[in-house]
The RNA shown here (transfer RNA) has 74 nucleotides and comes from a Myxococcales bacterium.

RNA sequence: GGCGAGGUAGCUCAGCUGGUUAGAGCGAUGGUCUCAUAAUCCAUAGGUCGGGGGUUCGAGUCCCCCCUUCGCCA
Numbered sequence: 001g002g003c004g005a006g007g008u009a010g011c012u013c014a015g016c017u018g019g020u021u022a023g024a025g026c027g028a029u030g031g032u033c034u035c036a037u038a039a040u041c042c043a044u045a046g047g048u049c050g051g052g053g054g055u056u057c058g059a060g061u062c063c064c065c066c067c068u069u070c071g072c073c074a
Base pairs, nucleotide, nucleotide: 001073002072003071004070005069006068007067010026011025012024013023019057028044029043030042031041050066051065052064053063054062
């Protein structure tokens, strides 16, 4: 340099044919329980959906450019 696959919560990842409220598990915090701790159970918080632009009534999802990670080839 070329090709391919990724970037969504603190971590690991879902998210269908664009459809109006963006989710799960783990973790965190508070509560429950216990003599106490852990576990269990309940609740809460936590998101510029990598950045910018475009199309559209409507974009995590489609198009373009850029940044970045990994793999393959040279």

Rfam family: tRNA. Rfam classes the family as a transfer RNA. About the family: Transfer RNA (tRNA) molecules are approximately 80 nucleotides in length. Rfam links the family to the GO term triplet codon-amino acid adaptor activity.